RNA sequence: UUGAAUAAAGCCACAACCGUCGUGAGGCGGUGUCGGAAAGCCACGGGUCUCAUUUGGAGAGACAGCCGGGUUGUCUGCU
Numbered sequence: 001u002u003g004a005a006u007a008a009a010g011c012c013a014c015a016a017c018c019g020u021c022g023u024g025a026g027g028c029g030g031u032g033u034c035g036g037a038a039a040g041c042c043a044c045g046g047g048u049c050u051c052a053u054u055u056g057g058a059g060a061g062a063c064a065g066c067c068g069g070g071u072u073g074u075c076u077g078c079u
């Protein structure tokens, strides 16, 4: 210098419930803790979902905790 086990600390927060915003998918805040090493960020590809009288097309959206990709990035240090 590189790889890297384990423990601890810190961080995030599924479902559910409450409040609030949105037509909706969902967003935000609180409680919560299924889980997470990118469960930080970016809708670029695929996917899923929504759209007011919404079946299809077109269009507009939601999801980064569905998969991939891009980018930034914690601690310890057996051996």
Base pairs, nucleotide, nucleotide: 011036012035016031017030018029019028020027021026034065040071041070042069044068045067046066047063048062049061050060051059
The prediction has a mean pLDDT of 76. c-di-GMP-I-UAU riboswitch aptamer from Candidatus Electrothrix marina, 79 nucleotides, folded computationally. Of the family's consensus pairs, 90% are formed in the model. Taxonomically the source falls in Candidatus Electrothrix (Bacteria, Desulfobulbia, Desulfobulbales, Desulfobulbaceae). Its Rfam family is "c-di-GMP-I-UAU riboswitch aptamer". On this family, see Weinberg et al., Proc Natl Acad Sci U S A 2017: "Bioinformatic analysis of riboswitch structures uncovers variant classes with altered ligand specificity".